[in-house]
RNA sequence: CUCGAUAAAGGCAAACCGGUCGCAAGGCCGGGGCGCAAAGCCAAGGACCGGUCGAGGCGACUCGAUCGGCAGCCUGGCUACCGAAA
Repeated sequence: CUCGAUAAAGGCAAACCGGUCGCAAGGCCGGGGCGCAAAGCCAAGGACCGGUCGAGGCGACUCGAUCGGCAGCCUGGCUACCGAAA
């Protein structure tokens, strides 16, 4: 360095509930704890989700543009605690 123990010390926190911000997706704070060895950070590519506009459609909806969201979907980039086995 790769790697990741029924190790040690710690860390994070899904659903759900309360508060708050946002048109929404969703964010933040508190409770909670499903899980996580990068569940630390970055929206660069893809996926997914929301708003607006346009086009098509009788309609359900589809496609495109744009602005957002999501890092606990995947890829990629940056950084990091511990140290059994190999």
Molecule: c-di-GMP-I-GGC riboswitch aptamer
Organism: Planctomycetota bacterium